RNA sequence: AUCUAUAAAAGGCAAAACUAACGAAAGUUAGCGACGCAAAACUAUAGGACCUUCUUUUGAUGGUAGCCAGUUGCCGUU
Numbered sequence: 001a002u003c004u005a006u007a008a009a010a011g012g013c014a015a016a017a018c019u020a021a022c023g024a025a026a027g028u029u030a031g032c033g034a035c036g037c038a039a040a041a042c043u044a045u046a047g048g049a050c051c052u053u054c055u056u057u058u059g060a061u062g063g064u065a066g067c068c069a070g071u072u073g074c075c076g077u078u
Stems, first nucleotide, its partner, number of pairs: 005078001012037002018031005035066001041071003047068002049064003055059001
């Protein structure tokens, strides 16, 4: 330096439900909450997959990354 694994310590994030708001919807934001997560950090016009359908001739430049994936990062035991 690289690869694999992840003990300890200090911490981090926050599912579903509920409340409020936005939206046609999927869903998002905030509060509460904690199912879980070693990347549950970032990326949706780099790629795949999936969801919604107001409009509607066609089509998602709508949405999901806590679906796969890409990029980056903290501690330092073996």